The prediction has a mean pLDDT of 85. The part of an RNA shown here (large-subunit ribosomal RNA, domain IV) has 326 nucleotides and comes from Phacus cordatus.
Context: one part of a larger RNA
RNA sequence: CUCUUUUUAAGGAACUCGGCAAAAUGACCUUGUAACUUCGGGAUAAAAGGUGCCUUAGAAAUAAGGUUGCAGUGAUUCGACCCAAGCGACUGUUUAUCAAAAACACAGGUCUCCGCAAAGUUGUAAAACGAUGUAUGGGGGCUGACGCCUGCCCAGUGCUGUAAGGUUUUAGAAGUUGGUUAGUCUUAGACGAAGCUAAUAACGUAAGCCCCAGUGAACGGCGGCAAUAACUAUGAUUGUCCUAAGGUAGCGAAAUUCCUUGUCGGGUAAAUUCCAACCUGCACGAAUGGCGUAACGAUUUGGGUGCUGUCUCAAGAAGAGGCUCG
Numbered sequence: 001c002u003c004u005u006u007u008u009a010a011g012g013a014a015c016u017c018g019g020c021a022a023a024a025u026g027a028c029c030u031u032g033u034a035a036c037u038u039c040g041g042g043a044u045a046a047a048a049g050g051u052g053c054c055u056u057a058g059a060a061a062u063a064a065g066g067u068u069g070c071a072g073u074g075a076u077u078c079g080a081c082c083c084a085a086g087c088g089a090c091u092g093u094u095u096a097u098c099a100a101a102a103a104c105a106c107a108g109g110u111c112u113c114c115g116c117a118a119a120g121u122u123g124u125a126a127a128a129c130g131a132u133g134u135a136u137g138g139g140g141g142c143u144g145a146c147g148c149c150u151g152c153c154c155a156g157u158g159c160u161g162u163a164a165g166g167u168u169u170u171a172g173a174a175g176u177u178g179g180u181u182a183g184u185c186u187u188a189g190a191c192g193a194a195g196c197u198a199a200u201a202a203c204g205u206a207a208g209c210c211c212c213a214g215u216g217a218a219c220g221g222c223g224g225c226a227a228u229a230a231c232u233a234u235g236a237u238u239g240u241c242c243u244a245a246g247g248u249a250g251c252g253a254a255a256u257u258c259c260u261u262g263u264c265g266g267g268u269a270a271a272u273u274c275c276a277a278c279c280u281g282c283a284c285g286a287a288u289g290g291c292g293u294a295a296c297g298a299u300u301u302g303g304g305u306g307c308u309g310u311c312u313c314a315a316g317a318a319g320a321g322g323c324u325c326g
Stems, first nucleotide, its partner, number of pairs: 001321008010312002014310001019307001027051005036041001038145001052067006068072001080305007087297002092104002108143007120129003146292004151222003156219002158215004165210003172203001175200006183191003223241005250284001251281001262278002265275002
């Protein structure tokens, strides 16, 4: 000097991104226990007191009296607590080896497919799973306890339905036209059957698509400009353009707010964080769910009590290692 322990005057988070780390709390008994709440919880809430030994009584729990130490859960073991907010209901699962979470799952909700030789999945097939199940069942998608709710748009895309009309592959093919030539004729030539060959093609055609309709807990989407009330300001109101329809309830500087440290209030002596409001929502919004919510969380944020070498500001001690000398 480094490491591991340990102690510390006065102060007590002034440290720091942040109380990280440490300290503190702790066992058992008794008293006592708030908001809120899904009435189960919250709760060991919080807060307060006691704890050894001896004698007596008692079956014991325990009670009364006495007594000792600095200290009686005498060591060890052994919750710190409270307030407010975000997210996720919860227990659970996850990146073996930098992420444990607000991610995944979940019970619940809803949509959709499937009548059994089921749908769906694997396989070229045989076959197997589904299932020795049968719609209170099975597959798929989304959401994610519970409470209150879940608005408008079917123009586009998708799906479902309808079958009137239009269009349509391959294969077939009547007919028509051309070439060739047995032959015929009025013989520089013209016509030309059958066959062969080339081109074209009526006709007949399903699904699909076009067309028509429905469907949003399907993919998705949910406006602009101008004027207007007897101060000013604002605009319930009006006009106009566009659209499939113009964002409803609720929430809102938010895990979403750029401007922004928005403005006001609270908390502090002082706060870009935090809480409560406002609404001017760059660019919230209703199962890609919206807003609340008791309980829960090695979750995130802010505040407080206690506590402390985190710090003011460092000092001592023990052990181990290193270094120097021998």
Notes: Taxonomically the source falls in Phacus (Eukaryota, Euglenozoa, Spirocuta, Euglenophyceae). It matches the Rfam family "Bacterial large subunit ribosomal RNA".